[in-house]
Context: one part of a larger RNA
RNA sequence: CGCUGGAGACUUGAGGGGAGCUGUCCCCAGUACGAGAGGACCGGGAUGGACGGACCUCUGGUGUACCAGUUGUCACGCCAGUGGCAACGCUGGGUAGCUAUGUCCGGAAGGGAUAACCGCUGAAGGCAUCUAAGCGGGAAGCCCACCCCAAGAUUAGGUCUCCCGAGCCGUAAGGCUCCUGAAGGCCGGUGGUAGACUACCACGUUGAUAGGCUGGGUGUGUAAGCCCCGAGAGGGGUUGAGCUAACCAGUACUAAUUGGCCGUGAGC
Numbered sequence: 001c002g003c004u005g006g007a008g009a010c011u012u013g014a015g016g017g018g019a020g021c022u023g024u025c026c027c028c029a030g031u032a033c034g035a036g037a038g039g040a041c042c043g044g045g046a047u048g049g050a051c052g053g054a055c056c057u058c059u060g061g062u063g064u065a066c067c068a069g070u071u072g073u074c075a076c077g078c079c080a081g082u083g084g085c086a087a088c089g090c091u092g093g094g095u096a097g098c099u100a101u102g103u104c105c106g107g108a109a110g111g112g113a114u115a116a117c118c119g120c121u122g123a124a125g126g127c128a129u130c131u132a133a134g135c136g137g138g139a140a141g142c143c144c145a146c147c148c149c150a151a152g153a154u155u156a157g158g159u160c161u162c163c164c165g166a167g168c169c170g171u172a173a174g175g176c177u178c179c180u181g182a183a184g185g186c187c188g189g190u191g192g193u194a195g196a197c198u199a200c201c202a203c204g205u206u207g208a209u210a211g212g213c214u215g216g217g218u219g220u221g222u223a224a225g226c227c228c229c230g231a232g233a234g235g236g237g238u239u240g241a242g243c244u245a246a247c248c249a250g251u252a253c254u255a256a257u258u259g260g261c262c263g264u265g266a267g268c
Base pairs, nucleotide, nucleotide: 001152005163006162007161008160009159010158011157015149016148017147018146021049022048023047024046025045026044027043033038051106052105053104054103055102059100060099061098062097066093067092068091069090070089071086072085073084074083075082076081110144111143112142117137118136119135120134164267165178166177167176168175169174179265184262185261186260187259189203190202191201192200209255210254211253212251213250214249215248216247219243220242225238226237227236228235229234
C1' cells in the first nucleotide's frame, strides 16, 4: 500500500514445512514343522538405543548481585570491627534464571488409493488365461491422519461485537459551510515469563506494573556486642544466630502525572 466505511476479537485452511528409525526380551510354545539337531508364522506384552520437542520437580553444572572461611598488603588514629586491591585474591557452599549428563513426551494406531506380487469372474480364441470389459487383496513408500506456519490464498475467505452529523448544490459519486473528531489506535510512562532493533505481552491511581517496605521461602551455617573459662592461641553461652540476589505473597510509601496525535460523519 492492498484486501471497496472504520475498528476490536475469534477463526476456516488453499498451500507449505516438520516428524517418519530400530534392537533385545517375554507369552503364544519347546507348539506347528522336523528322524533329530533345531525351531517358527499370526497375534499380544515388556524394556532399551539413537534422534527430536518441551521443561527444571528430582540429579548435577553455572550462578564476578547471596553466605562463610582464609593469605598478603593498604586504609578507617589504636584494639575490636570493617572496607579497598591482589583473576570474583584464593577456598567451601549456593537462590532465581540459563542448562544436560536430569525429567516428561514423540515416531504410533486408523482410513483411502496403489507398486511388485497374489487372486475372482472372464472372453477375444467352445479350452485355457488375474485383463481385454468388470471386481478383490496387497508395502517402512503415496494421500489423509499427528505437530507447526498459514487469507498478499490479489480467488486477499468466515463469524461475533463496537463506532459514525446538519444545511445548501448535485440524478449520483462528490463539493461547500458550520459543527463534530466516534469506535479504536499510536506517542509518551512503569515493566516482563517478550526481546538484537522492532515486535509481542502485562500495567498505568477505578492501579500491585516496577522499585521500596513488611512477612515468608531459600541459601549460608551459630553475626556483632556482652558475659564466662583459659597465661595465651582459643573455647563456651546468649544463638540454628546473623546476614540473605534474581523467588512467593501482602502493602500505594516512590514512579506509572497531566496530556498530545492519528482515525471521521453511514461508505463507488